Small-subunit ribosomal RNA, 3' major domain from an uncultured bacterium, 476 nucleotides, folded computationally.

[in-house]
Context: one part of a larger RNA
RNA sequence: UGACGGGGACCCGCACAAGCGGUGGAGCAUGUGGUUUAAUUCGAAGCGACGCGAAGAACCUUACCAAGACUUGACAUCCCUCUGACGUAUCGGUAGAGCGAUAUUUCCUUCGGGACAGAGGAGACAGGUGGUGCAUGGUUGUCGUCAGCUCGUGUCGUGAGAUGUUGGGUUAAGUCCCGCAACGAGCGCAACCCUUGUCCUUAGUAGCCAGCAUUUAGGAUGGGCACUCUAGGGAGACUGCCGGGGAUAACUCGGAGGAAGGUGGGGAUGACGUCAAAUCAUCAUGCCCCUUAUGUUUUGGGCUACACACGUGCUACAAUGGGUGCGACAAAGGGAAGCGAAGUCGCGAGAUGGAGCAAACCCCAAAAAAGCAUUCAUAGUUCGGAUUGCAGGCUGAAACUCGCCUGCAUGAAGCUGGAAUCGCUAGUAAUCGCGAAUCAGAAUGUCGCGGUGAAUACGUUCCCGGGUCCUGUACA
Numbered sequence: 001u002g003a004c005g006g007g008g009a010c011c012c013g014c015a016c017a018a019g020c021g022g023u024g025g026a027g028c029a030u031g032u033g034g035u036u037u038a039a040u041u042c043g044a045a046g047c048g049a050c051g052c053g054a055a056g057a058a059c060c061u062u063a064c065c066a067a068g069a070c071u072u073g074a075c076a077u078c079c080c081u082c083u084g085a086c087g088u089a090u091c092g093g094u095a096g097a098g099c100g101a102u103a104u105u106u107c108c109u110u111c112g113g114g115a116c117a118g119a120g121g122a123g124a125c126a127g128g129u130g131g132u133g134c135a136u137g138g139u140u141g142u143c144g145u146c147a148g149c150u151c152g153u154g155u156c157g158u159g160a161g162a163u164g165u166u167g168g169g170u171u172a173a174g175u176c177c178c179g180c181a182a183c184g185a186g187c188g189c190a191a192c193c194c195u196u197g198u199c200c201u202u203a204g205u206a207g208c209c210a211g212c213a214u215u216u217a218g219g220a221u222g223g224g225c226a227c228u229c230u231a232g233g234g235a236g237a238c239u240g241c242c243g244g245g246g247a248u249a250a251c252u253c254g255g256a257g258g259a260a261g262g263u264g265g266g267g268a269u270g271a272c273g274u275c276a277a278a279u280c281a282u283c284a285u286g287c288c289c290c291u292u293a294u295g296u297u298u299u300g301g302g303c304u305a306c307a308c309a310c311g312u313g314c315u316a317c318a319a320u321g322g323g324u325g326c327g328a329c330a331a332a333g334g335g336a337a338g339c340g341a342a343g344u345c346g347c348g349a350g351a352u353g354g355a356g357c358a359a360a361c362c363c364c365a366a367a368a369a370a371g372c373a374u375u376c377a378u379a380g381u382u383c384g385g386a387u388u389g390c391a392g393g394c395u396g397a398a399a400c401u402c403g404c405c406u407g408c409a410u411g412a413a414g415c416u417g418g419a420a421u422c423g424c425u426a427g428u429a430a431u432c433g434c435g436a437a438u439c440a441g442a443a444u445g446u447c448g449c450g451g452u453g454a455a456u457a458c459g460u461u462c463c464c465g466g467g468u469c470c471u472g473u474a475c476a
Base pairs, nucleotide, nucleotide: 001476002475003473004472005471007470008469009468010467011466012465013464015460016459019424020423021422022421023420026315027314028313029312030311031310032309033308034306035305042053043052064301065300066299067298068297069296070295073125077124078123079121080120081119082118083117084116087104088103089102090101091100092099106115107114108113127290128289130288131287132286136284137283138279139278140277141275143273148187149186150185151184152183153182154163155162156161167178168177169176193267194266195265196264198235199234200233201232202231203230204229207225208224209223212222213221214220238261241255242254243253244252245251317417321376322375323374324373325372326371333364334363335362338357339356343352344351345350383414388409389408390407391406392405393404394403430452431451432450433449434448435447436446
């Protein structure tokens, strides 16, 4: 000087408290451990691994296993020889790949050849998701969006170092004010950026319709750009104004005006460093290792196993509910090998059909909870839907291992969950649907979007984490 203390003082955070809803019990989905297996590919391991890499394993992917093949190789550069192709189509054989056959048959030219492609050969080499993340780059997590981390000159100290950065106030903040052997500065904080909330202005189609007219009653048409909206530009919030407190300061409390008030809400943004944290399987890369195999390729299997244990979720256990009927109100997205309307068929999944749309035009598209009416009457039920049987649909060469969906039948556990534990302070929690990426098909996951919309916070004694100062130390 740091680190640590079941030492002290001060402060903060859904840290506790006050509340609301969960997890832990059930069934299922998914990940992991374990076990099993020919293989169940590999990585991730307290917080900060476990719906994680994986924004999507039937084949492919795929790295694993079994079996069959290839050996300058699936891919790159160089050399020699031969050919005119390559490709496409057909055939034999095969599980397929490999192997073999047939047909078709280039361009430029100074005719020497060249370009391109294929076959064969030689070796230099290719190749490796093989090892080491404790050799590395790059990227990332975490403490933590916590308020800290440092430097120059000066001064003090023999020196390590100190000071500045401590103190009195204040702040979300090393934020600002005052004081001071310090005076300044840098990286962080804040601001600048995006979005949302109000207004003005410009523009008016594919958007909108107040007034006028027509109407098939649909903004459909004429017309209009007022309004909504769209997207450019601007205004607006700064403790600016008033009062109290404060040290006449910083600031703080209350009020006015205002769409918004003291950082308005949300996002992006992550200092010096810590954990030899994670990643050699995104990529790059040193060294080591394999080189007729640890490389390449094909078929089939596996990654989907199942006495069990754990994590994360979905659906429930019902009447604030289940069923049936009627009938409202969104936002944000996506669409060409695509979205696919109306109509017709089917109980339905879906089929047929093909209008329109590269989309403020058309389509996906029905929002759901809510509302109104009716039924059920507390029961393992008209709750709950697992499991299983049969019959079908869709995608795709192909749904046995191993996809999703529909109809009929079946109708399991479950009557609110022990110890313990998690999230959340407002348009939040809870609850209700909608969309997208990946994607042929395959979400209860992920990322977004809107609808309805609470309760509570006395406070900082205690638990956890963090910041500053003082102090102790047998630690570095």
The RNAcentral record of the full RNA draws on Greengenes. The coordinates come from a structure-prediction model, not an experiment, and the mean pLDDT is 83.